[in-house]
Predicted 3D model of RNase P RNA and transfer RNA as a complex of 465 nucleotides.

RNA sequence: UGGGCCAGUCGGGCGAUCGCGUCGGCGCGGGGUGACCGCGUCGCCGAGGAAAGUCCGGGCUCCACAGGGCACGGUGGUGGGUAACACCCACCCGGGGUGACCCGCGGGAAAGUGCCACAGAGAACAGACCGCCACUCCUCCGGGAGCGGCAAGGGUGAAACGGCGGUGCAAGAGACCACCAGCGUCCCGGGCGACCGGGACGGCUAGGCAAACCCCACCAGGAGCAAGGUCAAGAAGCCGGACGCGCGAGCGGCCGGUGCGUGCACGUCCGAGGGCGGCCCGCCCGAGUGCACGGGUAGACCGCAGGAGACGGCCGGCAACGGUCGUCGUAGAUGGAUGAUCGCCCCCGCCGCGAGGCGGGACAGAACCCGGCUUACAGACUGGCCCAUUCG
RNA sequence: GCCUCCGUAGCUCAGGGGACAGAGCAGCGGCCUUCUAAUCCGCCGGUCGCAGGUUCGAAUCCUGCCGGGGGCG
Numbered sequence: 001u002g003g004g005c006c007a008g009u010c011g012g013g014c015g016a017u018c019g020c021g022u023c024g025g026c027g028c029g030g031g032g033u034g035a036c037c038g039c040g041u042c043g044c045c046g047a048g049g050a051a052a053g054u055c056c057g058g059g060c061u062c063c064a065c066a067g068g069g070c071a072c073g074g075u076g077g078u079g080g081g082u083a084a085c086a087c088c089c090a091c092c093c094g095g096g097g098u099g100a101c102c103c104g105c106g107g108g109a110a111a112g113u114g115c116c117a118c119a120g121a122g123a124a125c126a127g128a129c130c131g132c133c134a135c136u137c138c139u140c141c142g143g144g145a146g147c148g149g150c151a152a153g154g155g156u157g158a159a160a161c162g163g164c165g166g167u168g169c170a171a172g173a174g175a176c177c178a179c180c181a182g183c184g185u186c187c188c189g190g191g192c193g194a195c196c197g198g199g200a201c202g203g204c205u206a207g208g209c210a211a212a213c214c215c216c217a218c219c220a221g222g223a224g225c226a227a228g229g230u231c232a233a234g235a236a237g238c239c240g241g242a243c244g245c246g247c248g249a250g251c252g253g254c255c256g257g258u259g260c261g262u263g264c265a266c267g268u269c270c271g272a273g274g275g276c277g278g279c280c281c282g283c284c285c286g287a288g289u290g291c292a293c294g295g296g297u298a299g300a301c302c303g304c305a306g307g308a309g310a311c312g313g314c315c316g317g318c319a320a321c322g323g324u325c326g327u328c329g330u331a332g333a334u335g336g337a338u339g340a341u342c343g344c345c346c347c348c349g350c351c352g353c354g355a356g357g358c359g360g361g362a363c364a365g366a367a368c369c370c371g372g373c374u375u376a377c378a379g380a381c382u383g384g385c386c387c388a389u390u391c392g
Numbered sequence: 393g394c395c396u397c398c399g400u401a402g403c404u405c406a407g408g409g410g411a412c413a414g415a416g417c418a419g420c421g422g423c424c425u426u427c428u429a430a431u432c433c434g435c436c437g438g439u440c441g442c443a444g445g446u447u448c449g450a451a452u453c454c455u456g457c458c459g460g461g462g463g464c465g
Base pairs, nucleotide, nucleotide: 001388002387003386004385005384006383007382008381009380010379012345013344014343015342016341017340018339020046021045023043024042025041026040027039028038029037030036048363052374053373055372056371057370058369059368060224061223062222063221067281068280069279070278073219074218075217076216077091078090079089080088081087092106093104094103095102096101107215108214112213113212114209115208116207129154130153131150132149133148135146136145137144138143162180163179165177166176167175181205183202184201185200186199187198188197189196190195228302229301230300231299237258238257239256240255241254243252244251245250260294261293262292263291264290265289266288273285274284275283276282309328310327311326312325313324314323315322316321346361347360348359349358350357351356393464394463395462396461397460398459399458402417403416404415405414410448419435420434421433422432441457442456443455444454445453
């Protein structure tokens, strides 16, 4: 200098004007002048690294918490971190890259079942098309036919039942031998462990797929802030009460309670329905339940933002992270605020010799709250490392 | 907030590991007819929503995205 790998930070800045929302102060108005509401004004604050997808995990809240069987879901090398995880860190193994480094749903295929198309002789208790060889027969002496043996070579395929050399043989073959690879059992050494290194013995060899069923180990009660709680209001209808009217059946308003009405179906111990994760058994609760139509309401407050908080120093740890000390502290809407314009500066592109001019600055947007993952993103910046080349 | 299903030719759908993915309708050409329609014959038409992975092999299995539909409260 060029190319690359990894980790991280920022996500335009300052000022002015106007506008919106929460909260607080003040003023005015309303209000048994109480709670509070409305308007005006002043002040503070007012989106994100992903607020997103809702893919995992937790907090929180309510419900459940006899039991058994079957079925279903998730995770999947080892050790650690954590509230927890499918996340993170470190390591192991396998694969890729010259390398920095990257990727892996990474338990089990000698527990069982299943699948392996086409091609090919044969595809999992292997097999014989070409080929090699012995014997018998025929021959125009090139060879051919029959019957056996073989699996070295060719050929097919993603995959052909160890590789290579030798012995052996009619030809061959782990048939036998040496070496190598792989597997199993045992032993030794290292490591917390996954695993690694070495040795002995064995039989000579065991295919792949579990993101096919399955087996093994571990994990998981259900629902979700419209959770859940408090208060207020409430029409029709129904029930009760006293009162008024009417000879009477009854009618009328008032007060209190309940919180709807109509139709159909099922049901009240011969028990509907509900709970116990889905089903079955079983257990428990149990007087209403389901469907259709019609009507009413959809108000306020709490939950609700100080939390597995952030930042910095020190200590422990390779690291994820943990401990400790100090400092800081303000989004909380409910049809849903967080915006616009102008000026100066910053970055990028184009034009221009130049001064300068013009254009552009992403993805997206809280809604109970956190930890992750994934996805989208104009650009700017920082650190570490690798490879190549040049110069010293 | 929770739960589900779908995406294959212009349209409606099959295919749920095996080569080159089909059917009906539509379209185009031919036959027939004086002409048209129907019938009959032939043809065209596909990144199987996208990307990655598993496998010898993926429309199919797995994961993540994108788009659309439905249900419950």

Record summary
Model confidence (mean pLDDT): 78 of 100. Rfam match: Bacterial RNase P class A. It is annotated as a ribozyme.